[in-house]
This record gives sequence, structure tokens and C1' cells, in this order.
RNA sequence: CACUUAUCCAGAAAGACGGAGGGAUCAGGCCCGAUGAUGUCUUGGCAACCCGAAAAAAACGACGGGUGCCAAUUCCUGCUCCAGCCCGCAUGAGCGCGGGAGGAGAGAGAUGAGUA
Repeated sequence: CACUUAUCCAGAAAGACGGAGGGAUCAGGCCCGAUGAUGUCUUGGCAACCCGAAAAAAACGACGGGUGCCAAUUCCUGCUCCAGCCCGCAUGAGCGCGGGAGGAGAGAGAUGAGUA
């Protein structure tokens, strides 16, 4: 890096270094940031994916180990769908058209486990 699969509305910050942008990418929005963000290191914590403790299955738990994570839902939206709801347009009436809210899914991404 590729593929498979599971999860992603919960949870969890102090110190040191450093000094300008940052929140993956593109666009829009929104937010964080000299009261020092993003990042790195140390310590602490959260969680319970994998292994062990402990023969199998299930459950519990958080004792040891491997990861992961510690602003905002993966910060939100973008693509598709939804005889219903709201607004507007249109019509003699209807069919209909556009937008919004909400919902479902896809795509992308992150992490774990596995495969080559």
C1' cells in the first nucleotide's frame, strides 16, 4: 500500500518544548488559536478491539500485555432514495417543479482484527 470484516451521537488533560496557523483531502459553513492552537515529548487518564490470566461457548471484569483514543457526532454539509411533514412556484382542478426539516443508505476517512 491492497483486500476482508467490525466499530465510529458515550468516555477521557496536566506539564515541558515550540511559535503560526489548525480542525485528513476539495468546496461551503462553523469552530480552535499569541490567555500560545496544530505538532512533539513526559506523565496521567478513557475505553475494552486483540492476546493472556482461564479447556470450549457465553457473560462479567479491567489484573498483565499489544494497539487505539483523550475540542466540537468522523465538527457539519456535499452523492442517492423516502404516496408522509413544512415553505414557495405552477394549474380551472389535478399531475407536477424547486427548496427545507427529518430519516435511511452510499462514498470518503479513522481505528481494531485478519489475509496476501
A computed fold for a 116-nucleotide RNA from a Flavobacteriales bacterium, annotated as SAM riboswitch aptamer (S box leader). Rfam family: SAM riboswitch aptamer (S box leader). Rfam links the family to the GO term regulation of gene expression. The sequence was found by an Rfam model in a public genome assembly. NCBI's taxonomy places the organism under Bacteria, Pseudomonadati, Bacteroidota, Flavobacteriia, Flavobacteriales.